[in-house]
Context: one part of a larger RNA
RNA sequence: AUGAACGCUGGCGGCGUGCCUAACACAUGCAAGUCGAACGAAGAGGCCCCUUCGGGGGCACUUCAGUGGCGGACGGGUGAGUAACACGUAGGUAACCUGCCCCGAAGUGGGGAAUAACGGUCCGAAAGGACCGCUAAUACCCCAUGUGAUCGCAAGAUUAAAGCCCCCUUCGGGGGAGCGCUUCGGGAGGGGCCUGCGGCCCAUCAGCUAGUUGGUAGGGUAAUGGCCUACCAAGGCGACGACGGGUAGGGGACCUGAGAGGGUGACCCCCCACACUGGCACUGACACACGGGCCAGACUCCUACGGGAGGCAGCAGUGAGGAAUAUUCCACAAUGGGCGCAAGCCGAGAUGGAGCAACGCCGCGUGGGCGAUGAAGGCCUUCGGGUCGUAAAGCCCUUUUCCGAGGGACGAGCAAGGACGGUACCUCGGGAAUAAGUACCGGCUGACUAUGUGCCAGCAGCCGCGGUAAGACAUAGGGUGCAAGCGUUAUCC
Numbered sequence: 001a002u003g004a005a006c007g008c009u010g011g012c013g014g015c016g017u018g019c020c021u022a023a024c025a026c027a028u029g030c031a032a033g034u035c036g037a038a039c040g041a042a043g044a045g046g047c048c049c050c051u052u053c054g055g056g057g058g059c060a061c062u063u064c065a066g067u068g069g070c071g072g073a074c075g076g077g078u079g080a081g082u083a084a085c086a087c088g089u090a091g092g093u094a095a096c097c098u099g100c101c102c103c104g105a106a107g108u109g110g111g112g113a114a115u116a117a118c119g120g121u122c123c124g125a126a127a128g129g130a131c132c133g134c135u136a137a138u139a140c141c142c143c144a145u146g147u148g149a150u151c152g153c154a155a156g157a158u159u160a161a162a163g164c165c166c167c168c169u170u171c172g173g174g175g176g177a178g179c180g181c182u183u184c185g186g187g188a189g190g191g192g193c194c195u196g197c198g199g200c201c202c203a204u205c206a207g208c209u210a211g212u213u214g215g216u217a218g219g220g221u222a223a224u225g226g227c228c229u230a231c232c233a234a235g236g237c238g239a240c241g242a243c244g245g246g247u248a249g250g251g252g253a254c255c256u257g258a259g260a261g262g263g264u265g266a267c268c269c270c271c272c273a274c275a276c277u278g279g280c281a282c283u284g285a286c287a288c289a290c291g292g293g294c295c296a297g298a299c300u301c302c303u304a305c306g307g308g309a310g311g312c313a314g315c316a317g318u319g320a321g322g323a324a325u326a327u328u329c330c331a332c333a334a335u336g337g338g339c340g341c342a343a344g345c346c347g348a349g350a351u352g353g354a355g356c357a358a359c360g361c362c363g364c365g366u367g368g369g370c371g372a373u374g375a376a377g378g379c380c381u382u383c384g385g386g387u388c389g390u391a392a393a394g395c396c397c398u399u400u401u402c403c404g405a406g407g408g409a410c411g412a413g414c415a416a417g418g419a420c421g422g423u424a425c426c427u428c429g430g431g432a433a434u435a436a437g438u439a440c441c442g443g444c445u446g447a448c449u450a451u452g453u454g455c456c457a458g459c460a461g462c463c464g465c466g467g468u469a470a471g472a473c474a475u476a477g478g479g480u481g482c483a484a485g486c487g488u489u490a491u492c493c
Base pairs, nucleotide, nucleotide: 001491002490004489005488006487007486008485011364012363013362014361015360016359017357018356019321024319025318026317028316029315030314033070034069035068038067039066041063042062043061046059047058048057049056050055077274078273079272087198088197089196090195091194092193093192096191097190098189101187102186103185104184105183106182107181108180109143110142111141112140118133119132120131121130122129123128148159149158150157151156163179164178165176166175167174168173200246201245202244207237208236209235212234213233214232215231216230217229218228219227249271250270251269252268253264254263255262256261276297277296278295279294280293299310300309301308302307327354329353330352331351335350338346367397368396369395370394377388378387379386380385402430403429404428405427406426407425411420437482438481439480440479441478442463443462444461448477449476450475451474452473458465459464
């Protein structure tokens, strides 16, 4: 010094911290949605119009599900793997990418075919699925244009788009310093790849290597590359430690120390890796994707036995393991985020808070003054006395804290709106009231006597104590240290 644990004890507050073990298995709930100003559809009620009084049409509004868009690659968790360009630092990229955002230039014309939802029929216990029919779009496709961009020496070739909303209207249309869409250039921020240098142990690991090392051509990628393939050559690495084995996420930092150094990598921040185990790709600006998909495996669950479902190393919580680590809490009020033209709405176990735990640090309190015939009582005693000890009692005083009552926020930038919270804080009332332990006292090392015990019972960090007067065991009185803590154990300097 500690993410501590254990023993005894325990009044309060503030700020932090809290599964170090089984990357063991998980019941339950929640943890990522949002947009009706992209689209069809549906709807009780409302308003308007028509009505053969059956109803029909339109508008606003609302909405489960669906198509479509953006987000789900962030945020949150964990440390298994990894000794590696993983990380740190300094560079390179004429070998690269970049949605949303910002700046600049240009464009936004015409047409088409489908499909979910929906309706119908059917299969299945379920999960789910099949067939037929209808429909829309900012979904999909084609044509046109080509500022530009790509390829090319050039000629030339190739290559885009989507609409929605608001206002005015003579219903033809017009306008928008509204939001979008497309192509290109630049930026900001983010990322990919490459390189020098740096940081563990074992030589009782000394030789290692066949895509191996290099070349040519091709494939693949946003991009270099033996990344991959074919062919050719025979190289490449190594005592400046290759190869192998063990251990381990790395850094900022943290602990210690005068420093040099040693140790550590909890919390917070940056980077990496992983998401039941192994593999794979799809979508996408970005993934080989924690709460997406497929396959295989182990495990658990459901089943009508035909077949299906699942993945807490998210927040709580459960079992197990362990010396050991918390609530199945409140709220989106603040901060940040996603979506949305926006209002604001929605969602958010991020976050803000509260709860539990002396786990840590810091602060406060458990009262202050006076009070000797030095009470009683305990202990010791040379029996004279000494000591606990101004300590208590008693008298006077105070009210931090506590209890009761009243008031009551800031946090909210423009009205309203606060989970925390009737909290903090303020005022009044009451009453010394509600609050002290723990370890030690042979030397090291601050603190001593009595009794019991008799190498027994026991103590012990080292030296060592105990066999009849034990300052070392046990108890008591007294004392010393620290104090809401004190000791012990473990680990580091």